[in-house]
Molecule: c-di-GMP-I riboswitch aptamer
Organism: Sulfurovum sp.
RNA sequence: UAUUGAAAAAGCUAAACUCAUUGUGAAAUGAGGACAGAAAGCCAUGAAACUCGUAGAGUUUGUCUGGCUGCCAAU
Repeated sequence: UAUUGAAAAAGCUAAACUCAUUGUGAAAUGAGGACAGAAAGCCAUGAAACUCGUAGAGUUUGUCUGGCUGCCAAU
C1' cells in the first nucleotide's frame, strides 16, 4: 500500500421500551436502557418509506445507493 474479515482484545455508537421537553405530524433533543452494528464515523447525490397537506413543504442515514476518512486482526 492492497485485499479480506468481525473470532479475540481495546475503544466507540446505542434499537425497542420508559420519563421529560419541542413539533399539527412524521420525528428530534436530554436522561435511563442494551437489541444490535465493522464504518451504526462525516456528508446527503439518487431512490425508498413516512408526515402535514390544495399547492407545496418536511421527517428518517439503525432502509438501499453514492462520496470522503478511519480503528483492530489476518494475508